[in-house]
Context: one part of a larger RNA
RNA sequence: GCCUACGAGUUACUCCUCUCUGGCAAGGUUAAGUGAUUAAGUCACGAAGCCGAAGCGAAAGCGAGUCUGAAUAGGGCGUAUAGUCAGAGGGGGUAGACGCGAAACCUUGUGAUCUACCCAUGAGCAGGUUGAAGGUGCGGUAACACGUACUGGAGGACCGAACCGAUAAACGUUGAAAAGUUUCCGGAUGACUUGUGGGUAGGGGUGAAAGGCUAAUCAAACUGGGAAAUAGCUCGUACUCCCCGAAAUGUUUUUAGGAACAGCGUCAGUAUUAAGUUUCAUAGAGGUAGAGCUACCGAUUGGGUGCGGGGGAGUCAAAUCCUACCAAAUCCAGACGAACUCCGAAUGCUAAUGAAAUAUGACUGGCAGUGAGGCGCGGGGUGCUAAGGUCACGCGCCGAGAGGGAAAGAACCCAGACCAUCAGCUAAGGUCCCCAAGUAUACGCUAAGUUGAACUAACGAGGUCCGAUUGCACAGACAGCUAGGAUGUUGGCUUGGAAGCAGCCAUUCAUUUAAAGAGUGCGUAACAGCUCACUAGUCGAGCGAUCGGGCAUGGAUAAUAAACGGGCAUUAAGUGUAUCACCGAAGCUAUGGAUGUGUAUUUAUACACGUGGUAGGGGAGCAUUCUGAUAUCAGUGAAGCUAUACGCGUCAGCGGUGGUGGAGAGAUCAGAAAAGCAAAUGUAGGC
Numbered sequence: 001g002c003c004u005a006c007g008a009g010u011u012a013c014u015c016c017u018c019u020c021u022g023g024c025a026a027g028g029u030u031a032a033g034u035g036a037u038u039a040a041g042u043c044a045c046g047a048a049g050c051c052g053a054a055g056c057g058a059a060a061g062c063g064a065g066u067c068u069g070a071a072u073a074g075g076g077c078g079u080a081u082a083g084u085c086a087g088a089g090g091g092g093g094u095a096g097a098c099g100c101g102a103a104a105c106c107u108u109g110u111g112a113u114c115u116a117c118c119c120a121u122g123a124g125c126a127g128g129u130u131g132a133a134g135g136u137g138c139g140g141u142a143a144c145a146c147g148u149a150c151u152g153g154a155g156g157a158c159c160g161a162a163c164c165g166a167u168a169a170a171c172g173u174u175g176a177a178a179a180g181u182u183u184c185c186g187g188a189u190g191a192c193u194u195g196u197g198g199g200u201a202g203g204g205g206u207g208a209a210a211g212g213c214u215a216a217u218c219a220a221a222c223u224g225g226g227a228a229a230u231a232g233c234u235c236g237u238a239c240u241c242c243c244c245g246a247a248a249u250g251u252u253u254u255u256a257g258g259a260a261c262a263g264c265g266u267c268a269g270u271a272u273u274a275a276g277u278u279u280c281a282u283a284g285a286g287g288u289a290g291a292g293c294u295a296c297c298g299a300u301u302g303g304g305u306g307c308g309g310g311g312g313a314g315u316c317a318a319a320u321c322c323u324a325c326c327a328a329a330u331c332c333a334g335a336c337g338a339a340c341u342c343c344g345a346a347u348g349c350u351a352a353u354g355a356a357a358u359a360u361g362a363c364u365g366g367c368a369g370u371g372a373g374g375c376g377c378g379g380g381g382u383g384c385u386a387a388g389g390u391c392a393c394g395c396g397c398c399g400a401g402a403g404g405g406a407a408a409g410a411a412c413c414c415a416g417a418c419c420a421u422c423a424g425c426u427a428a429g430g431u432c433c434c435c436a437a438g439u440a441u442a443c444g445c446u447a448a449g450u451u452g453a454a455c456u457a458a459c460g461a462g463g464u465c466c467g468a469u470u471g472c473a474c475a476g477a478c479a480g481c482u483a484g485g486a487u488g489u490u491g492g493c494u495u496g497g498a499a500g501c502a503g504c505c506a507u508u509c510a511u512u513u514a515a516a517g518a519g520u521g522c523g524u525a526a527c528a529g530c531u532c533a534c535u536a537g538u539c540g541a542g543c544g545a546u547c548g549g550g551c552a553u554g555g556a557u558a559a560u561a562a563a564c565g566g567g568c569a570u571u572a573a574g575u576g577u578a579u580c581a582c583c584g585a586a587g588c589u590a591u592g593g594a595u596g597u598g599u600a601u602u603u604a605u606a607c608a609c610g611u612g613g614u615a616g617g618g619g620a621g622c623a624u625u626c627u628g629a630u631a632u633c634a635g636u637g638a639a640g641c642u643a644u645a646c647g648c649g650u651c652a653g654c655g656g657u658g659g660u661g662g663a664g665a666g667a668u669c670a671g672a673a674a675a676g677c678a679a680a681u682g683u684a685g686g687c
Stems, first nucleotide, its partner, number of pairs: 001687006011095003015092010027051003033045005055062002065077004098236002101233001105226003109222002116200009125190001127159003130155001134151006163187003168183004202218001204214003239621006249262005263370002265367006276358006282351003290343001291341002297337002301333005308326002310323004373398006380391003403414003418593004423589003429583003432567003438580001440579006451569002459554002463551010480538005486511003491505003517532001521530002594611008622676001624673007632665002640660005646655003
């Protein structure tokens, strides 16, 4: 892991409540027990007790009333009657109470054969080294001291086996081993190691102290018991079909992943009856969007006037005067505001108004679940006009929704799946191939593979197409080429110099001209020189400027080649406008069938509207085991097992036939349950 078996809403009660069935009914009912009689049952007796028929008040008490109160007031609770017993079912309560699951707490005992420490009594430590005190001899001293040689054999001394330990690494890691092996390493006469016997016990011991050790168990051992502790937590909770179908909100909570009440679901009942919903009309309230502000409040830019102030002048002081300064108030123009409003919509909201359409709605009672929500769009708050952020509001969807499209995708677009069909029409989206359907039609654009369904800006650019305005042009434009481009004059000033060309000034003039600036740029120290404007000739038809639009272009950067789904596509299979076909879904239609509700009636038909669905409510069934009644099957083969392209049923399922098997087993109608497994790191067995 698989298979088989087992495995979870049960049972009890003088309990509470609701629904259904039945008996009796202002009443209903017996319990224990006694008697009778049975195969089991059952029948009769038995009013003790219980519930109801009257309530109100704390009570005395009063009573269809009563309490409060001074009250004959008001108010509270009552009064216009239906109960009760039994059975079945839905919930609740008390019990382990659907099943499994703690860590823990208390209590009775058992443990020091492991290990910690202690007590008693024994045992062990190869070999080698160092050479303390003391002693003796000699020297030495007044005597000591002291020196030297020898002797001596101390030490939590040294090196190193046994022994005890465990530093580093590797191996081992379903091991040879639930702590080891190999090599290296520490101690090795000591606070050493070890044998045997004994002691200390669980909030206790022992601890050279690590919360260590206390029998592979230790921040409180192990065993039995309280005990099925408790678990607002996790997991699991078993056959089928049909009808309806939520919530993730509000208030409160030692409350926030729990609960109570309300909201939303379902089932039954009730009633007057039509309250409900939608649209239109009518009548209303309102201060949002917008707008506005010499209509207030606040904020605000420029200008005019300038209260007051600063600065300067004025002979000390003052009067007074000046001002490219600041500036109240006011005027003109401009303009802002969620907590401004002289104004002011659309939607939405209200009506105990009317009309139309539709069929809900309300109340009472039983049973719930939900009280983590999420995404998209819209108008907002918060945040960074950040977030797959967060908060509330409106709508939609997912949740609880399948199908088609978006390559793939909870929520986007289309569309709401009762069943069947090798029928048809469409939606979104598509029609070259993958891939169903146009290599469709007409006219453009794009050259970037831009693009072909994620995505980009400021800014740049004789890319290209279109439109508008304007200027020049056969009296010859634009570009090219040839020629000219002069004179007063080196204008004046400035300057070392300034001559068109450092800088300043200017009626920047005038002359000759086809034309030529007191000069467009290069250049010189300054001149010179080259060139331009301007003009003529040549050439021969369009040439400039500005603005707007379309599509392209640079800007353009992320780690595999890897962001058209791919192949691939360029008068398109890109893109814009227009048009006609076709494809395309569980949508719609067609044909047949099933089923729910409602309405009609002839009571089995017709018609209408329905039949996605989690939590959850309601309804109808199938199967298993046992019991009763009735009727049956079986050695001419029961159950069980097995095979089956066999039959029936919408399903759970029920049968037929063959094989095997070898003794019991079904059918119908009722009743009762140890009554259905895929999951619980489920339990046991097998493989």

Large-subunit ribosomal RNA, domain II from Daejeonella lutea, 687 nucleotides, folded computationally.
It was read from a public genome assembly.
The coordinates come from a structure-prediction model, not an experiment, and the mean pLDDT is 84.
The organism belongs to Daejeonella, within Bacteria.